[in-house]
């Protein structure tokens, strides 16, 4: 400011962030469709699909005022006469057929064709034009024909032939001719039709003539509107379609059309057109507009409106103002119907309807009332245009389905913690309303014109008649009795649908249990599913509502408004360079471009704005705006083009110097290797991780000396030159490019970029000759290996080299096009200059290459940073989610490999970058630990015991399983335990609670049974009482219920095991980072320690270390029995008096802090030494486990949620079994001998245990053990002799005086019971075993080793297990290179279920989509030929002929015929192109837990990758030659700090 009011994100890649990037929703729209469900009105749309085939009716007629007539109707008339019949009459109204006239080229339909002057916008000039307007002028005067219609024929039909009669506004001449046409400028040709009204004189027998008006008709001019041509502009995809074109481009000249033109045709010339995409091939009707977007844009191209095409397919022309014609004609093909078989008929993409197709689209409806068309003078008639109705919730638009009140929070349903919530003011009650629907009644717009009547004007002679203005009037509605309006009754008739994990608004049972199933994405379902089904709730919309199917939007995911390319997708290998694109200063001009102004044009409808009308909306309608373009014109002249004249600051040439592995060519050179030759020489060389193949005694390696060949060119060598890049490296010499300095001259914009093009281009490969020393793909053998087509060795072919010609790739990298400009510095380095100095050395400048580090700024973030990846300009190149795939077909290039260029079909949610944390590495440092390493002693060989696995069994119950299961749960299965198995019993149970009976409880007996348990006999009658009963047990009944060592440790508490008693794991502020996250906590030092301590953008803090706890070591105070005993005294005997010193007992104290000296370190923590001290650097040892990890164990310890089972998976009982035994580990014990055994004698302890007990002494037995019963509830008695030691004998190296197993037989205890299956004793037996293969286990000091001793479980049963005592008691640790674990920095990562990780190729299946493929089929279209319908045109020796000429012949004109030309359909070969299919075949994708391997991710175990050639089942290997996007470790060089 009336007419521009407007821009939104989310989810998925990851442990976790940030980016890049795809896919996927949230909107909004439809001519739609499908499911559920559906009450009314209004407006609107309705075959998107087979332009597929259509049965039936309708859709184009009209005109008697152009015409001859009169079949049919009506009416009049006449005749007959049986008075109502017949017949007869164009006389009238009118009219079938017919001549003739306008229309039928408009209206309606439909998108097949069509990339095209076909559309759209804007222009042009060589054009027509029927009906209309307007102006002039004519309209005279004659002919001859024919339908009809009669007859007479042929056919089934459609139809058709002959004879003969007849009109015209039909036909045809004559006359006229201004204008119009032709012209040789003289001239020449060329028209008409009448009809209807009315008429006063005139003239005719009439009809009429004749006048007039009006309609019509010829000429011409112009006008309107319509059409035809023509040109610019503008709008689709393919370049895997790049060259097309002979009538083809232009001329002269015919010819033809309404009109320009190669339209056409003869000649002439060779042109046109095209990377600003010609031809080709694909798809498409074209706009105004929709729809969607904030825009700009994408997508579209139903109604409605403008053009255009088509009309069964195909091709022609008639007619005609118009047509090559939707409802004409002809031919020609397919299809359909008819038929008498001869032959004919037809075209609904008009409206209705049918039948196919199809996911899907309406009545075989009224009516011309309005509006519009067509005839006509008019009435009128025709109109499936168009007006209305009918159908379809298919759209948009409205309205209803009730309003109020109403708590006992009803009842039912779901849920529940059982208390309740919720459904819910919901309902019912109760008081009110009646819109829409129903009945019943009234009632409007579309209708006012043509038309009748009257008037006034004008034409006219006119009081016909037309026209014109005016008054007045009648008729006339399909929709329809419709909208509207009024009355009646009654809450009455009237609510679905989809969602509820997250995007997304909206949870909760219960059912299934990786099944059913859902699913836009991302994902849910494997027994507690808010994600399936279902209900209960709740959410969102409502006559709807979801689903699908499209578009556009979000997608800035094609980025013009608005993207990107160093690592994500993306810079051609590099150069020269054309066309384009771009361009330094300045003058004067122009005006294309630009920018104002003005006109015209941009149909209407639609968008908007702003009134008005249907009660509102939706719809309709008045006005305006706007249509962002186009085109003429006028001006500006500043940018920018042109033209034009200077200028030097880009460029770009001359002079003088420089440096240099720049390029070519010839020639030379010495050092290695190898070889061949000769001397010396002997026995091995050679080569590896260790070896072997090889090579030598026919003399190798080794050495010496000699030749020959070829390839390469140490040191110098340097992030050092040089060059467009690939690349270039010994000397010299010729030949040549380029670059850089300094000064000054000249040219005067002459520049940059660069599609297409050229041209150069490692390696490795090919081609033909050369060479050929080393090396070396392939290729052989030899190792390795499970294999070894490898990595290691030995050999060796191609090839590496040279000449000549191809190839044209690379991780051809800085992964970073080219050129220019701007924008802090620092400091190496190299090639020149110029200035200063204290002058071989140094300092500043300043040009040009080449490195580093750094400001701003950029950047996803790594990094980049004047050599930019920073700001900016210009040119070109390239991407647009992963695979399929740089592969398939096609083109090009190439000898060949191969190169280019370069898809799709299917397929997934992702692939990817960078950083961050963790974990890992056969990656590094640094440290720890009985981790190795120095030691001692074991296991692994043996016998037995114990557990496991395994096997067996009716059952061998059940769980633990690398470390961290296996002498474990079990600190003790004969019965029990026992959970197992056999069998035999219960069913409210064995066991808990609540009701009802009975009855105290209990307690003694008999039978029957394996027992449980049944069937009895006896004895007892207790406690409290409010006298009703009650506790408590006991039997019995009913149900609620119990009970399950049944499942699930992967539901789960609790409680353990590990890493590990390792030294860690965290938090607040702060700080840095876009974040994930880092910092702290890293560093330097030190520690056992994240222990300290110094430093630090960190300051602090928490759990954890460590110190408080317990034992043990020393020493004090107190206390002094049951325990000591030095001193008195007693004694066999601390026994007793006695003593409190000591020792020991238990309480509290003390000490120990790196405190103190020295020394190292930084003036620090702290280490080392020593000093005192029982004890020295946490003094030993225990208890004491951060965060978490292992879905570690455990439901059988206990506790628990589900789920199971209930005359059993509960319960009870007897017997068995858990104890088996071919075998395999595993943990122990004995032991093999003399450092021992044996047998005698003999000393010295801790710490425990005891009343259901330990049990003394004494006695018996040879023992085991008995018998006995004193003490003791324990510093008192017992268990209860410690043992090894020491003394002394004996054994003499042997299966033994060794070892003790097995077995025999004899007791002993325990216990209801010792068969299965206890322990002991004596007595006899007398195995294996003589120190243990691979391998492997503990231990660092009172340890190891070794030696006995208690305990706990427990009737009994461990002398071998366990858990504790104590005695005796050692050796070694240089050290950290390995092995193993673990801990801290770091680095690498394709791991994150975290290396037991990930992930490759073959190959087996099974689906799937594509490539080739002998071909086969189709469609398409070129060439070239034949062929030639109907038809138009041109010929015509046939044959017909009315008007006009002519007296006639006969002309003219015409017609059939026939021939020519062009030309559809159709044929022949013979190419393109495109679909379909094919036997077989290639490679891809994609599946469940399949097979070989191990190719890559860590230094992935030979670092990978890249090009390339060989080879191999596959990954892949190897030769060359390139990167680094390789780890480490050393060196170098630079840098930065001092």
């Nucleotide at each position: 400011g009336a007419a521009c009011u407007g821009a939104a994100g989310a989810g998925u890649u990851u442990g976790a962030u940030c980016c890049u990037g795809g896919c996927u929703c949230a909107g909004a729209u439809u001519g739609a469709a499908c499911g559920c469900u559906g009450g009314c009105g209004g407006a609107a749309u309705g075959c998107u699909u087979u332009a597929c085939a259509c049965a039936u009716g309708c859709a184009a007629g009209u005109c008697g005022a152009a015409c001859g007539g009169c079949a049919g109707c009506a009416c009049g008339g006449g005749u007959g006469c049986u008075u109502g019949c017949a017949c007869c009459u164009g006389g009238u109204g009118g009219c079938g057929a017919g001549u003739g006239g306008c229309g039928a080229a408009c209206g309606g339909g439909u998108g097949a064709g069509u990339a095209a002057c076909a559309c759209a916008u804007c222009g042009g000039a060589a054009c027509g034009u029927a009906c209309c307007c307007u102006a002039u002028u004519g309209u005279g005067g004659g002919g001859g024909a024919u339908a009809a219609c009669a007859c007479a024929g042929c056919g089934a039909a459609a139809g058709u032939u002959g004879u003969g009669c007849u009109a015209a506004u039909a036909c045809c001449g004559c006359a006229u001719a201004a204008g119009a046409c032709c012209u040789g400028a003289g001239g020449g040709g060329g028209a008409a039709a009448g009809c209807a009204g009315g008429g006063g004189a005139u003239c005719g027998c009439a009809a009429g003539a004749c006048c007039u008006u009006g309609c019509g008709c010829g000429a011409u001019a112009g006008g309107a509107g319509c059409g035809g041509c023509c040109g610019a502009u503008g709008g689709c995809g393919g370049a895997u379609u790049a060259g097309c074109u002979a009538g083809u481009u232009g001329g002269u000249g015919g010819g033809g059309u309404a009109a320009a033109g190669g339209c056409u045709c003869a000649c002439c010339a060779a042109g046109g057109c095209g990377a600003c995409g010609a031809u080709c091939c694909g798809u498409a009707g074209c706009g105004g507009g929709u729809c969607u977007g904030a825009g700009a844009g994408g997508a579209u191209g139903a109604u409605c409106c403008g053009c255009c095409a088509c009309a069964c397919u195909g091709g022609g022309a008639c007619u005609g103002a118009g047509a090559c014609a939707c409802g004409g004609c002809c031919c020609a093909g397919a299809c359909u119907c008819c038929u008498a078989c001869g032959g004919g008929a037809g075209g609904c993409a008009g409206c209705a309807g049918u039948g196919g197709g199809g996911a899907a689209u309406u009545u075989u409806g009224g009516a011309c009332a309005a509006u519009g068309g067509g005839g006509g003078c008019a009435a009128c008639c025709c109109u499936g245009a168009u007006c209305c109705a009918g159908c379809c919730a298919u759209u948009c638009c409205g309205c209803g389905u009730g309003g109020g009140u109403g708590a006992a929070g009803a009842a039912g349903g779901c849920c529940u913690u059982c208390g309740g919530g919720u459904u819910g003011u919901a309902a019912a009650g109760c008081c009110c309303u009646u819109u829409c629907g129903g009945c019943c009644g009234g009632a409007g717009c579309g209708a006012a014109a043509c038309g009748g009547c009257g008037g006034g004007c004008u034409c006219u002679a006119a009081c016909a008649g037309a026209g014109u203005c005016u008054g007045u009037u009648a008729a006339u509605g399909a929709c329809g009795g419709u909208a509207c309006c009024g009355g009646c009754a009654g809450a009455a008739g009237a609510a679905g649908c989809a969602c509820c994990g997250g995007c997304u608004a909206a949870c909760u049972a219960c059912g299934u249990g990786c099944c059913a199933g859902c699913a836009g994405c991302c994902g849910c379902g494997g027994u507690a599913a808010u994600a399936c089904g279902u209900a209960g709730g709740g959410u969102g919309c409502g006559a709807g509502c979801g689903u699908u199917a499209a578009u556009c939007g979000g997608a800035a995911u094609u980025a013009c408004u608005g993207g990107g390319c160093g690592u994500a997708a993306a810079g051609c290998g590099c150069g020269c360079g054309u066309a384009g694109a771009c361009g330094g200063u300045u003058u004067u001009g122009u005006a294309a471009g630009u920018c104002a102004g003005a006109u015209g044009u941009g149909a209407a409808a639609u968008c908007c704005c702003u009134g008005g009308g249907c009660u509102c909306a939706a719809c309709c309608u008045g006005g305006g705006a706007a249509c962002u373009g186009c085109a003429u014109u006028u001006g500006a002249a500043a940018c920018u083009g042109c033209a034009u004249g200077g200028c030097u600051a880009g460029a770009g040439u001359a002079u003088g110097g420089u440096a240099g592995a720049g390029g070519g060519a010839a020639g030379u050179g010495g050092a290695a290797u190898u070889u061949c030759c000769g001397g010396u020489g002997u026995a091995g060389c050679g080569g590896u991780g260790a070896a072997a193949u090889g090579c030598g005694u026919a003399g190798a390696u080794a050495u010496c000396g000699g030749a020959a060949g070829g390839a390469a060119c140490a040191c110098c060598a340097g992030u050092g030159g040089c060059g467009a890049a690939a690349g270039c490296g010994a000397c010299u010499u010729c030949c040549u490019g380029g670059a850089c300095c300094a000064a000054u001259a000249c040219u005067g914009a002459c520049g940059u970029u660069c599609a297409u093009g050229u041209g150069c281009g490692a390696a490795a490969g090919c081609g033909u000759g050369g060479g050929g020393a080393g090396c070396a793909a392939a290729c052989a053998g030899g190792a390795u290996u499970a294999g070894a087509u490898a990595c290691c060795c030995u050999g060796g072919u191609a090839g590496u080299c040279c000449a000549c010609g191809c190839c044209a790739u690379a991780a051809a990298c800085g992964a970073u096009g080219a050129c220019a400009a701007c924008u802090a510095g620092a400091u190496g380095u190299u090639g020149g200059g110029a200035g200063g100095g204290u002058c071989u050395g140094c300092c500043u400048c300043u040009c040009g290459g080449u490195g580093u580090c750094g400001c701003a700024g950029c950047u996803a973030a790594c990094g980049c940073g004047u050599u930019a990846a920073g700001u900016u300009g210009u040119c070109c190149g390239c991407c647009u989610g992963g695979g399929g795939a740089g592969u398939a077909c096609g083109g090009c290039c190439g000898c060949a490999a191969g190169g280019u260029u370069g898809a799709a079909a299917c397929u997934c949610a992702a692939a990817g970058g960078a950083a961050u944390u963790g974990a890992c590495g056969g990656g590094g440092a640094c440290c720890c630990g009985c981790a190795c390493a120095a030691g001692c002693g074991g296991u692994g060989g043996a016998g037995c015991a114990u557990g496991u696995g395994g096997u067996u069994u009716a059952a061998u119950u059940c769980g633990a399983u690398g470390c961290a299961a296996c002498g474990c749960g079990a600190a003790g299965a004969a019965c029990c335990u026992u959970a197992c198995c056999u069998g035999g019993u219960c069913u409210u149970g064995a066991c808990a609670u609540c009701c009802c009976a009975g009855g105290a409880a209990c307690c003694c007996u008999u039978c029957a049974g394996a027992g449980a348990u049944g069937a009895g006999g006896g004895g007892g009658u207790g406690c409290c009482u409010u006298c009703g009963g009650g506790a408590a047990c006991c039997u019995g009944g009913a149900g609620a219920c119990a009970g399950g060592u049944g499942c699930u440790g992967c539901a789960u508490g609790g409680c353990u095991g590990u890493c590990g008693u390792c030294a860690g794991c965290u938090c607040g502020u702060g700080u840095c980072g876009u974040g994930a996250g880092a910092u702290g906590u890293u560093g330097g030092g030190u520690u056992a320690a994240g222990u300290c301590c110094c430093g630090c953008a960190a300051c602090g803090a928490g759990c954890g270390c460590a110190a408080c706890c317990c034992u043990u070591g020393u020493c004090c105070u107190u206390a002094g029995u049951u325990g000591c005993c030095a001193u008195c005294a007693u004694u066999u005997a601390g026994u007793u008096g006695g003593g409190a010193a000591c020792u020991c007992u238990a309480a509290g104290g003390a000490g120990a802090c790196c405190g103190c000296c020295g020394g190292u370190g930084a003036c620090a923590a702290a280490c080392c030494g020593g000093a005192g001290g029982a004890a020295g650097g946490u003094g030993g040892g225990g208890a004491u486990g951060a965060c978490g990890u292992c879905a570690a164990g455990u439901c059988a310890u206990c506790a628990u949620g589900g789920c199971c089972c209930u005359u059993a998976u509960g319960a009870c009982c007897a017997g068995g079994g858990c104890u088996a035994c071919a075998c395999a580990c595993g943990u122990g014990c004995u032991a093999c001998a003399a450092u021992g055994g044996u047998a005698a004698g003999u000393a010295c302890a801790a710490a425990g245990g005891g009343u259901u007990g330990c049990u003394a002494a004494g006695c018996c037995g040879c023992a085991a053990g008995g018998c006995g019963g004193a003490g003791c509830c324990a510093a008192u008695c017992c268990c209860a002799u410690a043992a090894a030691g020491c003394u002394u004998a004996u054994c003499g190296u042997a299966g033994u005086c060794c070892g003790g197993a097995u077995c025999g037989g004899a007791g002993u205890c325990u216990g209801c019971a010792a068969c299965u299956c206890g322990a002991c004793u004596c007595c006899g037996u007398g195995a294996a075993g003589u120190c243990g293969g691979a391998a492997u286990c503990g231990c660092u000091a009172g340890u190891a080793a070794u030696c006995g001793u208690a305990g706990a479980u427990c009737a009994g049963c461990a002398u071998u297990g366990c858990u504790a005592c104590g005695g005796u008691g050692a050796a070694u640790a240089c050290g950290u290179u390995c092995c193993c674990g673990g801990g801290u920095c770091u680095u690498g990562u394709a791991c994150a279920c975290a290396c037991c990780g990930c992930c490759c190729g073959u190959c087996a299946c099974a689906c799937c989509a594509u490539g080739g493929g002998a071909g086969u089929u189709g469609a398409u279209u070129g060439c070239a030929c034949c062929a030639g319908a109907a038809g138009c045109a041109g010929g015509u020796a046939g044959c017909c002929u009315a008007a006009c000429c002519g007296c006639a012949a006969g002309g003219g004109g015409g017609g059939c015929g026939c021939c020519u030309a062009c030309c559809a359909c159709g044929g022949u070969g013979u190419g393109u192109u495109c679909a379909a299919u094919g036997a077989c075949u290639g490679g891809g994708g994609u599946g469940a837990a399949g097979u070989c391997g191990u190719a890559a991710c860590a230094a992935g175990g030979u670092a990978g990758c890249c090009g390339u050639a060989c080879g191999g089942g596959a990954a892949c290997g190897u030769g060359c030659g390139g990167c680094u996007g390789g780890a480490u470790c050393a060196c170098c060089u630079c840098c930065u700090u001092u």
Predicted 3D model of a 1538-nucleotide RNA (small-subunit ribosomal RNA) from a Thiobacillaceae bacterium. The coordinates come from a structure-prediction model, not an experiment, and the mean pLDDT is 84. The RNAcentral record of the sequence draws on ENA. NCBI's taxonomy places the organism under Bacteria, Pseudomonadati, Betaproteobacteria, Nitrosomonadales, Thiobacillaceae.